[in-house]
RNA sequence: GAAGCAGGCCAGACAGUCGCUGCGGAAAUUCAUUUCCGUGGAGGAAAGUCCGGGCUCCGCAGAGCAGGAUGACGGCUAACGGCCGUACGCCGUGAGGCGAGGAACAGGGCCACAGAGACGAGUCGCGGCGCAAGCUGCGGGUGAAACGCGGCAACCUCCAUCCGGAGCAACACCAAAUAGGCAAGCAUUGACGCGGCUCGCGUAAGCUUGCGGGUAGGUGGCUUGAGCGUGCGAGCAAUCGCCCGCCCAGAUGAAUGACUGUCAUAGGGGCGACCCCGUAACAGAACCCGGCUUAUCGGCCUGCUUCACAU
RNA sequence: CUCGCUGUAGCGCAGCGGAGAGCGCGCCUCGUUCGGGACGAGGAGACCGAGGGUUCGAUUCCUUCCGGCGAGACCA
Numbered sequence: 001g002a003a004g005c006a007g008g009c010c011a012g013a014c015a016g017u018c019g020c021u022g023c024g025g026a027a028a029u030u031c032a033u034u035u036c037c038g039u040g041g042a043g044g045a046a047a048g049u050c051c052g053g054g055c056u057c058c059g060c061a062g063a064g065c066a067g068g069a070u071g072a073c074g075g076c077u078a079a080c081g082g083c084c085g086u087a088c089g090c091c092g093u094g095a096g097g098c099g100a101g102g103a104a105c106a107g108g109g110c111c112a113c114a115g116a117g118a119c120g121a122g123u124c125g126c127g128g129c130g131c132a133a134g135c136u137g138c139g140g141g142u143g144a145a146a147c148g149c150g151g152c153a154a155c156c157u158c159c160a161u162c163c164g165g166a167g168c169a170a171c172a173c174c175a176a177a178u179a180g181g182c183a184a185g186c187a188u189u190g191a192c193g194c195g196g197c198u199c200g201c202g203u204a205a206g207c208u209u210g211c212g213g214g215u216a217g218g219u220g221g222c223u224u225g226a227g228c229g230u231g232c233g234a235g236c237a238a239u240c241g242c243c244c245g246c247c248c249a250g251a252u253g254a255a256u257g258a259c260u261g262u263c264a265u266a267g268g269g270g271c272g273a274c275c276c277c278g279u280a281a282c283a284g285a286a287c288c289c290g291g292c293u294u295a296u297c298g299g300c301c302u303g304c305u306u307c308a309c310a311u
Numbered sequence: 312c313u314c315g316c317u318g319u320a321g322c323g324c325a326g327c328g329g330a331g332a333g334c335g336c337g338c339c340u341c342g343u344u345c346g347g348g349a350c351g352a353g354g355a356g357a358c359c360g361a362g363g364g365u366u367c368g369a370u371u372c373c374u375u376c377c378g379g380c381g382a383g384a385c386c387a
Stems, first nucleotide, its partner, number of pairs: 001307010012263007020041010043282001047293002050291005055167004062199004067163005072086005088099004102158002107156002109152003119148001124139006171220004181211006191203003213386003227246003231242004267277004312383007321336004329367001338354005360376005
């Protein structure tokens, strides 16, 4: 210098003007609005909803069966199908990357075509034994796999571990409204809570479905949390512990925006100091977290590998 | 926001891990007819939504995306 590998970070900055929205304070008044001041206001994925957990309800979250998920060994964690370390297998010159990877001596099933034969039976060639039938050893061919405890468990299954169900449209409360209707089915050793079944527990005398009718307004849940930053310590690492500091969106037909100026970066044009043009990709909270996956313009930092050249 | 179902010819659907992926309607060509329809004969048209994996082998099994459709409040 070129080509790459792994990890981390940013997602234009500042100022002014005009708006939107949450909270706090003040003032005005028509008493639920307006004005002023202060302060906060999208993401690394807020996405897909693929896993796991918190939270809430189902009386308690109980037992068994069924069902589902995972699968080397050890660790981390609230938990996981996630992450870290080690071993093994495959790929790569290498840094590294990928791996649902227990059991086929419990049992069942499948193995197209080819091949004599796909686990049942049997023999293409040669050798040995034998009168022969046959027995036995080696080899060839087919094929993913050939007698060897064959291959397939992302076929059933067995073993081990884990899992009760539903989801903030959970749930609690206030207000409004009425046709407390009609039909069908089930049943009163049943039904519902309990959304697979049984037991157990509890509840009320019905329950389920369809049609028809009514109200579709508000409050809480709602953001302080497995939280963020700095430093120190333990550990190979994931991660954990301690001290100090900080508060960082809570909207609901749903805010988080627009314009102007200066500067900076990639890019384009002009011969040049420099000037002009031009500006970001993916995308956008809706109860909250930990992961995974997918989308993504451009840039920066750290560590490492291979090749070439010089010393 | 939360759940459920689904993707195969132009349309509607089948499809035990091994088929040249099948059926009906539609389309094209020929015959029949004066012409059309109907009928008869023949034919084309699919990389099974996309990527990856398991397997000797995938439309089928597993997984990640993409698209389409549907359901859901409360009272009684």